[in-house]
Molecule: Lysine riboswitch aptamer
């Protein structure tokens, strides 16, 4: 003094993740007045219930009533598996009952990051989300060649840019304890 295990701290990628509040802009879907048209069943994944010829569902037109998911712009939080899907399992909340659906926890596998575009899915939706493919940007390391600076008498050897190739987060930097090794 330099390499390797094992734990720890802190950090970077950037249209970088999640979350909350407020504003503004459109609006599906629902419900209701009013009239006509129509004629039997309608509702629901499934079943009761309910509604209906005193004329239901359904269309159409005009008036109301409210409007959730998302989308923009600001702000504050929380952080870099950040975080998003998935296996499974557990409690708990909605439901007239089951089927389910929502929230948390502990798990199983994948995904480094956004963005665009195609196809499925979901949904009312050309919104949003999720999955597979591609398409080029980008970041980490690691290889090669070229330039620049440092060192050095020279080879060489540091960094750092540039191009190209290849991997990917249990990764990566820098630092700190244990262990073991030259």
């Nucleotide at each position: 003094a330099g390499g390797u295990g094992a734990g720890g701290u802190a950090g970077a990628g950037g249209u970088g993740c999640g979350g909350u509040a407020u504003u503004u802009a459109a609006c599906a879907g629902u419900c209701u007045u009013u009239a006509g048209c129509g004629g039997a069943g309608u509702u629901u994944g499934a079943g009761a219930a309910g509604c209906a010829a005193a004329g239901a569902u359904g269309c159409u037109a005009u008036g109301g009533a409210g409007a959730a998911g998302g989308a923009a712009a600001u702000g504050c939080c929380g952080c870099c598996g950040a975080a998003g899907c998935u296996u499974a399992u557990a409690a708990u909340a909605c439901g007239c009952u089951c089927g389910g659906u929502g929230u948390u926890g502990u798990u199983u596998g994948c995904u480094g990051g956004g963005a665009c575009u195609g196809c499925a899915g979901u949904u009312a939706a050309c919104a949003g989300c999720u999955g597979c493919a591609g398409u080029a940007c980008u970041g980490u390391c690691u290889c090669a060649a070229u330039g620049a600076a440092c060192u050095u008498c020279c080879c060489g050897g540091u960094u750092u840019a540039u191009u190209g190739a290849g991997u990917u987060g249990u990764g990566c930097u820098a630092u700190c304890u244990c262990g073991u090794u030259u």